The RNA shown here (transfer RNA) has 74 nucleotides and comes from Syntrophus sp. (in: bacteria).
């Protein structure tokens, strides 16, 4: 330098080739339930889906460019 790949909640990971309100676990908070915790049930609350731009009636998905990680040649 060059090609490949990933970046979505405080962590780890879903969205089947573009569709109506971005969801799981796990953790945070509450409240149940205990003598008190622990587990265990409910509920909430937490997201400009790295960043800027195109396409398009509509983008987490598609196309450029740019940042950041990881891999392979060289």
């Nucleotide at each position: 330098g060059c090609g490949c790949c990933c970046a979505u909640a405080g962590c780890u990971c879903a969205a089947u080739u573009g569709g109506a309100u971005a969801g799981a676990g796990u953790g945070u908070u509450g409240g149940a339930c205990u003598a008190c915790g622990a587990a265990u049930c409910c509920a909430a609350a937490g997201g400009u889906u790295g960043c800027a731009a195109g396409u398009u009636c509509g983008a987490u998905c598609c196309u450029u460019g740019c940042u950041g990680g990881g891999c392979g040649c060289a």
Annotation: Its mean pLDDT, the model's own confidence on a scale to 100, is 81. Rfam family: tRNA.